This is a predicted structure of a 1513-nucleotide RNA (small-subunit ribosomal RNA) from an uncultured Alphaproteobacteria bacterium. Its mean pLDDT, the model's own confidence on a scale to 100, is 84.
């Protein structure tokens, strides 16, 4: 720090996903040790049992029992126990400590500042502590209740309670006087009028100081000493000491209150408040205050978000991050709020009180049913919920609290221990050596690799755990829960201690066997359909290590919310336009303030974290000290540049004015020609409209045309121009009013009047809605013809809404430049509109506004923009944040309606997109080319029959080949072989190779005989009896007999594969090296003009070269020459014969085969660019590749082929191997494909007679005779071949048929024959003889050919015993046509569009059918939250009354009365209920909308190409 995923590749946008990092986690596997930390995050649900707050006899009375001692009349009594224990009065605590986060969006937290306050204990100052009283509890006595807990009646004590004194100076009031300060009014008087400034008097208010007057306190305890006194316990008294009490003053500490700021989401929540905001005055409170309360005003919040709603303890920190930032608020700390729920107050220095009290609810306990008790969100602990969180432990030693004069008591605070790998830290599971690379695994090319120095082994060592013995510190006299604990010693023995994930990329790490779109894996991308580095195992390997993987959440990476730091022409994304309010911004200059800003200082910003240095635990996590920091807030001093604020002044911005200009700008009347229609009338006759073509339609009742008139409506040709205006939308005939914009000169006037613009107004094409009008063309809807499978459309003939006006609504468009507005600046060139100035008067030149192009810098992913920016800034508004659900629900607002405006979410997917490159494709576009089409010739499609293939059939019809590029194709021969297939028989180391052992010397060859269908088994005859040799069955070789390694498979994958092959396609293409452009993917080059059969060649050219195709080279044919001359050839010579090169001979020719010449657009003219080349001559045998042949670029199409052949994998092994006999490939309603003969006179058939290439040939070719009507036989000569053999037919010449199923045509059957063959039935060819089908030129459609071709006509070969209408050769006879490239196919190449790249057989739309899912609507139901109104009115406060009750104090001898209190009643206030409604939200609903998603479901084909009617708003 990035990286993976959209593509065929790029470059951009942009989501998604990953690597880090952290946790109070859980869960899976595993698991030695120790330290430190942590530890119900969910049900603030419910709680069994302990225990968590008491203490003080030095404030008071009173005061036991068990025990035991002694007495004892045996009932008791007495002392100790003990002034203990328990209880009670009084004091202080119980408001701290602990726990939890329901609630709370401000009564709250942080920060900072403030006045109107209290504060027990504590320190502090000053005084003082005197006199007197009447009760209550315990406690006796009776006495209610089941219990909780009472009632009466009676005694009693105090530091409990209550009165009096005192309190001048100290606190409270209240009056008064003084002084000082404000602040109002009046005078007076000074400068300069407002106004300021001085003097002077009243009056208010404050403070301060004095006077005088009133009101309020207390409590004793203990210790020593002394005294009196006594019922000998003790009591009252001085005195001093101490602990206390009251008052006070100061001050700590704590606590209350106010106040700025800052403190979550939602606008689909926009109005909210009536003590409500203020006032004046009384209540109340420790205090300020609507805090209450009367009365008076009518305020107060609120787009800088009030009010509702929802979440939510706040905060130091905390986790991440480079920061800024996001997240988060356990565990330590600070604050706050609660304590079962919901109300209340009471005590008290402090509470509205977690182990307090009252009421109400709910709940759970007891109960004798009358009534009572409880509140673990203390510490431990239960069930409960839940993925999940420990022990009903020890101890007050240490810190801290309560109380106490102290002992000392209490303390689930706390200190420790116990469970938990739940963090974070450290050790340790051994250490050296140790190759035969050990066995074992596990690959494997079988050689070896590896595992691995890693084991064994042979020497050490003992951290830790153990085991034993010492033993602290924590404690400053005394006390140690931990704990016999940390640490130290010794001992034994390598002993007791390794595991978890994960090896396709992203990521570190590979092989094999099982599986076979199955199981199953996965964080994105993907893997899996028989050779899976991705499932599972196994081996090895890589990461981390007492862990180690999963998962879940946060940040990070994501500059993906962008202050630091992004965007808006096309990818999300400028409001359809413009005023303007709020805000926000703002021109140049001076003064001047000091609000931001900067700068010092000062206070704060707890402490702990975090960071530095240092210290202490063997280290380290922990801990502790010092620093730093804590970027913050305020409060002061102090600067003035820049923002504001105030004044002053200016003229560039902005507007005003004069002159002048422009214009389809607007709004109202009027007018005006051309055309459409329809009417009238003439003329006039059969038709006319309309299409691709047609018909609906009009027309003999007169159309259409044509003439002439009349109406009536809506539009305004030419001009018209990327020309004009206008904010948009839009504006177009002339003319008249009305009403407004810009623009240019001038430079006179204002003096910053501006710019933008939330919200708000206004204007806003079509369509569309209302009223009323109008209605000529056009024209949704509809009707009708046509097209079509269909055709609810294209097209065509009607036609109504509406298109026009007026008035009002509506508010929206692909309202587009897909580009908000405004000012500045920043290369030129060139049209054009509209004005100005200059001048040499040029269609010059300069300059202002506008409107197009081209282009520089610059920008941009890229196309492109480019003074008219999308460049460089700056200032405001608007809008986006990953495709789809969704321009939608819901909701609110507007709206007559239609509908618009705002606008989610569940689901769901890894993509959606944007620009651009190469294809490939288009019912685009241009060129070109090909038997492509035309133009010809002759077929196929019909008929018979042959092959071949699908189909059916079979025991089996062996297997492959399937669109061009399968089908006379592998197969250049299926009767047995072949032969894979099928029945039946048989063999099992084999029919075929290699090893090893044994036996034997064989072996072999020719017969025989039984059994069998045959393989094959049994016997048997005859020949024959291997080579070497060291003489040894010793070597080889061969045969048989064994055993096991292995033979063999035309099993299976051609989608694992070599090799060959077909096709594009003999199409002209394919490419590469440097450079060059371009982020790049690519692209030039190979394009562009020509040319050519060709990327074939020329010429331009950012390209210069090349390579592999083209061509040539290579065969062959044509043509000549030269050489040679048998087997082939004879002109010449010479012989022979009936005849023939027959012979001598000869080497001319002709052939034969060698070699060599020739053709190169070379030469001439024309065109052409001088060019490549082309046209046409020439001359040549041959002319522009001279004919044909081999030869096929770079791919394609997982083409084909495991069955030629090789071959990986995987299957079979008495069978899928092997042998045999028979059958089978030859079947047969029928469908194709390729051919064979025909249909007939250009023929049929007798006859007659010419002329060939090429090829073959000894298990062959066979002449020539002869038989036979023939196949053919017989005999045989020649020939291993230019020598002998097989060698023509059509064609000509004569006759004859005479147009018909014939003298066409041959199928099919019967006979009777030939040949091959062991063998002809299934299942050959061939002949004779008789039979004599179908068939008289073939429908739609297709096939092939461009010259020695096409048609025809025969001969040859392979293959082969036989079996050719097939296939491959080969000569014979020998045509027609081609205008031309519009069309059909196929190719090229160049451009253009694409949403296609498996590439058009591509992509993909919608309904409907089925699963599945989330969701809106919905009669209603149902739970919950919140209001309003009335109704009750518990506790408890305040007021009010109290004829009942009432000790302290007054009066009174006294009985009584009084003050004062008090029960009870009664207002107020109010909890919680109750009623009648509204309002928010949850959850459910029959039915019902749409939406999503599911390999191979229906219907059509909407969209991409002109996508077949350009598409889309």
């Nucleotide at each position: 720090a990035g990286a993976g995923u959209u593509u065929g590749a790029u470059c951009c946008u942009g989501g998604c996903u990953c690597a880090g990092a952290a946790c109070g986690a859980a869960c899976g596997c595993u698991g030695g040790c120790g330290g430190u930390a942590u530890g119900c995050u969910u049900a603030a649900g419910a709680c069994a049992u302990g225990c968590a707050a008491g203490u003080c006899g030095a404030a008071c009375g009173a005061g036991a029992a068990a025990g035991u001692u002694c007495c004892u009349u045996c009932g008791g009594g007495a002392g100790c126990g003990a002034g203990u224990a328990a209880a009670g009065u009084g004091g202080c605590g119980a408001a701290c400590g602990g726990g939890u986060g329901a609630g709370u969006a401000a009564u709250g937290c942080a920060u900072g500042g403030g006045a109107a306050u209290c504060u027990g204990c504590c320190c502090u100052u000053u005084a003082g502590u005197g006199g007197g009283g009447a009760a209550c509890a315990a406690g006796c006595a009776c006495u209610g209740g089941a219990a909780a807990c009472g009632g009466u009646g009676u005694c009693u004590a105090a530091u409990a309670c209550c009165c009096c004194a005192u309190a001048u100076u100290a606190c409270c009031c209240a009056a008064c006087u003084a002084a000082u300060a404000a602040a109002u009014c009046a005078g007076c008087u000074a400068u300069u009028u407002u106004a300021u400034g001085g003097c002077u008097a009243a009056u208010u208010u404050a403070u301060u100081a004095g006077u005088u007057g009133g009101g309020g306190a207390a409590a004793g305890g203990c210790u020593u000493a002394g005294u009196c006194u006594c019922u000998c316990g003790g009591g009252a008294u001085u005195a001093a000491g101490u602990c206390g009490c009251u008052a006070u003053u100061g001050g700590a500490u704590g606590a209350g209150c106010c106040u700025a700021u800052g403190u979550c989401g939602g606008a689909u929540u926009a109005g909210c408040u009536u003590g409500u905001u203020g006032g004046u005055g009384a209540g109340g409170u420790a205090a300020a205050g609507g805090c209450u309360c009367a009365c008076c005003a009518a305020g107060g919040c609120g787009a800088u978000g009030a009010u509702c709603c929802g979440u939510a303890g706040c905060u130091g920190g905390u986790c991440u991050g480079a920061g800024a930032g996001g997240g988060u608020g356990a565990u330590c700390a600070g604050c706050c709020a609660c304590a079962c729920u919901g109300g209340g107050a009471c005590u008290g220095c402090g509470a509205c009180a977690c182990g307090g009290c009252c009421c109400a609810g709910a709940c759970u306990c007891c109960u004798a049913c009358g009534g009572g008790a409880g509140g673990c969100a203390g510490c431990a602990g239960u069930g409960g919920g839940g993925a999940a969180u420990a022990u009903u432990g020890g101890a007050c030693a240490a810190u801290g609290g309560a109380c106490g004069a102290a002992a000392g008591u209490c303390u689930g605070a706390u200190c420790c221990a116990g469970c938990a790998a739940u963090a974070c830290c450290g050790c340790g599971u051994g250490a050296a050596c140790g190759a035969u690379g050990a066995a074992g695994g596990c690959c494997u090319u079988a050689g070896g690799g590896u595992u691995g120095u890693a084991a064994a082994g042979u020497u050490c060592u003992u951290u830790c755990a153990g085991u034993a013995g010492g033993g602290a510190a924590g404690a400053u006299a005394a006390u140690g829960a931990c704990g016999g604990u940390a640490c130290c010693u010794a001992c034994a023995g390598a002993a007791g201690a390794a595991g978890c994930a994960c090896c396709g990329g992203c990521u570190a790490a590979c092989u094999c066997c099982g599986u076979g779109c199955c199981a199953g894996c996965a964080g994105c991308c993907g893997c899996g359909g028989u050779a899976a580095u991705a499932c599972g195992g196994a081996g090895g390997g890589u990461g981390c290590u007492a862990g180690c993987g999963u998962u879940g959440u946060u940040c990070g990476g994501a500059a993906u919310u962008a202050u630091u730091g992004g965007g808006c022409g096309u990818a999300a994304a400028g409001c359809g336009u413009a005023c303007g309010u709020a805000g926000g911004c703002u021109g140049u200059u001076u003064c001047g303030u000091a609000a931001g800003u900067c700068a010092g200082u000062u206070g704060u910003g707890a402490a702990a974290u975090c960071c530095c240095a240092g210290a202490g635990c063997u280290u380290a996590a922990c801990u502790c000290u010092g620093g730093a920091a804590c970027u913050g807030c305020a409060a002061u001093u102090g600067a003035a540049a820049c923002u504001g604020c105030g004044a002053g002044a200016c003229u560039a911005g902005a507007g005003u004015g004069u002159a002048a200009u422009u214009g389809g700008a607007g709004a109202u009347g009027g007018c005006a020609g051309a055309a459409u229609u329809u009417c009238u009338a003439g003329u006039g006759u059969a038709g006319g409209g309309g299409u691709g073509a047609a018909a609906u339609c009009c027309g003999u009742a007169g159309a259409u045309a044509u003439u002439a008139g009349a109406a009536g409506g809506a539009a305004u040709a030419c001009c018209a121009g990327u020309g004009g205006u206008g904010a948009a939308g839009a504006c177009g005939g002339c003319u008249a009013u009305c009403u407004u914009g810009g623009u240019u000169a001038c430079a006179a006037c204002u003096g910053a009047c501006g710019c933008u613009a939330a919200g708000g107004u206004a204007c806003g094409a079509a369509g569309g809605u209302g009223u009323g009008g109008g209605u000529a063309g056009c024209g949704a809807a509809c009707g009708g013809g046509a097209u079509u499978a269909g055709a609810u459309a294209c097209c065509c003939c009607g036609g109504u809404a509406g298109u026009c006006c007026a008035c009002a609504c509506a508010g929206u468009a692909a309202a587009c430049g897909a580009u908000g507005a405004g000012u500045a600046c920043u290369a030129a060139g060139u049209g054009u509109u509209c004005g100005g100035a200059u001048u040499u008067u040029a269609g010059a030149u300069c300059u202002g506004a506008g409107u197009g192009c081209u282009a520089a810098a610059g920008c941009u992913a890229a196309c492109g923009c480019g003074u008219u920016a999308a460049g460089u800034a700056c200032u405001c508004c608007g809008c986006c944040u990953g495709g789809g659900g969704a321009u939608u629900a819901c909701g609110g607002u507007c709206g007559c309606a239609a509908g618009a405006c705002u606008a989610a979410a569940a689901c769901u997917c890894a993509a959606a997109g944007g620009a651009a490159u190469u294809g490939a494709c288009g019912g685009g576009g241009a060129c070109c080319c090909g038997c492509a089409c035309a133009a010809g010739c002759g077929g196929u499609g019909g008929a018979a029959c042959a092959u071949g293939u699908g189909g059916u059939u079979u025991a089996a019809u062996u297997c492959g080949a399937u669109g061009c590029u399968a089908c006379g194709c592998g197969a250049a021969a299926a009767a047995c072989c072949u032969u894979a297939c099928c029945a039946g028989c048989u063999u099992u180391u084999g029919a075929c190779a290699u090893c090893c052992c044994g036996a034997u010397u064989c072996c072999g060859a020719a017969g025989g005989g039984c059994a069998g269908a045959g393989a094959u088994g049994c016997c048997u005859u005859u020949c024959a009896u291997c080579a070497g040799u060291u003489c040894g069955g010793c070597u080889g070789g061969a045969u048989c007999g064994g055993a096991g390694a292995c033979a063999g498979g035309u099993g299976u994958u051609g989608c694992a594969u070599g090799g060959c092959u077909g096709u594009u396609g003999u199409c002209a293409g394919c490419u590469c090296g440097u450079g060059c452009c371009g982020u790049g993917a690519g692209g030039u080059g190979u394009u562009a003009g020509g040319u050519u059969a060709a990327g074939u060649c020329c010429u331009u050219u950012a390209a210069c070269g090349a390579g592999c195709g083209c061509a040539a080279c290579c065969c062959u044919c044509a043509u000549u020459c030269u050489u040679a001359u048998u087997u082939g050839c004879c002109a010449u010579c010479a012989g022979g014969u009936a005849a023939u090169g027959c012979u001598g001979g000869g080497a001319a020719c002709u052939a034969u085969a060698a070699g060599a010449a020739a053709a190169c657009u070379g030469c001439c003219a024309g065109u052409g660019a001088u060019a490549a080349a082309u046209u046409g001559g020439a001359g040549g045998a041959a002319g522009g590749u001279g004919g044909g042949g081999a030869c096929g670029a770079c791919u394609u199409c997982a083409a084909g082929u495991c069955a030629u052949c090789a071959u990986g994998g995987c299957c079979c092994u008495u069978a899928u191997a092997a042998g045999c006999u028979g059958g089978g490939c030859u079947a047969c309603a029928c469908a194709c494909a390729u051919g064979u003969u025909a249909c007939a006179a250009u023929g049929g058939g007798a006859g007659u007679u010419a002329c060939a290439a090429a090829a073959g040939g000894c298990a062959g070719c066979g002449a020539a005779g002869g038989a036979g009507c023939a196949a053919u036989c017989u005999c045989a000569a020649g020939c291993c071949a230019a020598u002998c053999c097989u060698u023509a037919a059509a064609a000509g010449c004569u006759c004859u048929c005479u147009c018909a199923g014939u003298u066409c045509a041959g199928a099919u059957u019967g006979c009777a024959g030939g040949c091959u063959g062991c063998a002809a039935c299934u299942c050959g060819c061939c002949u004779g003889c008789a039979u004599g089908a179908a068939g008289u030129u073939g429908g739609a459609a297709u096939c092939g050919c461009u010259a020695g071709u096409a048609a025809u006509c025969g001969u040859g070969g392979a293959u082969c015993a036989g079996c050719a209408c097939g296939c491959c050769a080969c000569g014979g006879u020998g045509a027609a046509u081609a205008c031309g490239u519009u069309c059909u196919c196929g190719g090229g190449u160049c451009u253009u569009g694409u949403a296609c790249a498996c590439a058009c057989u591509g992509c993909c739309c919608g309904u409907c059918a089925a699963g599945c899912c989330a969701u809106g609507g919905a009669a209603g139901u149902u739970c919950u939250u919140u209001u309003u109104g009335c109704c009750c009115g518990a506790a408890u406060u305040a007021g009010g009354u109290g004829a009942g009750c009432u000790a302290a104090c007054c009066c009174g001898c006294a009985a009584g009365g009084g003050a004062g209190g008090u029960a009870g009643c009664c207002u107020a206030a109010c909890a919680c209920g109750g009623u009648a409604g509204g309002g928010g939200g949850g959850a459910u609903g029959a039915c019902u909308g749409g939406g999503g998603u599911u390999a191979a479901g229906u219907c059509g084909u909407a969209a991409c190409a002109a996508g077949g009617u350009a598409a889309c708003c």